This is a predicted structure of a 73-nucleotide RNA (transfer RNA) from a Blastocatellia bacterium. The sequence is in RNAcentral, with records from ENA. Rfam family: tRNA. It is annotated as a transfer RNA. Rfam's curators write: Transfer RNA (tRNA) molecules are approximately 80 nucleotides in length.
[in-house]
């Protein structure tokens, strides 16, 4: 060159026959302790790569890009 997967929170990821974006670890307040830690409550943190297009409505469906990552030559 060509073909195909993957992109969601600080990391690590679910998640949709299309209808209000979640968890696990960190972070952070609290509670608790004589004090740390574990433990328990709570709280922040997401243009759902990035344009466009379809639709009443897109993390979802299409096209294109750009990032990885495999496959073939």
């Nucleotide at each position: 060159g060509c073909c195909g997967g993957u992109g969601u929170a600080g990391c690590u990821u679910a998640g949709u026959u299309g209808g209000a974006a979640g968890a696990g670890c960190g972070u952070c307040u609290g509670c608790a302790u004589g004090g740390u830690a574990a433990g328990c409550a709570g709280a922040a943190g997401g243009u759902c790569a990035c344009a466009g297009g379809u639709u009443c409505a897109a993390u979802u469906c299409c096209u294109g890009u750009c990032a990885u990552u495999g496959g073939c030559a």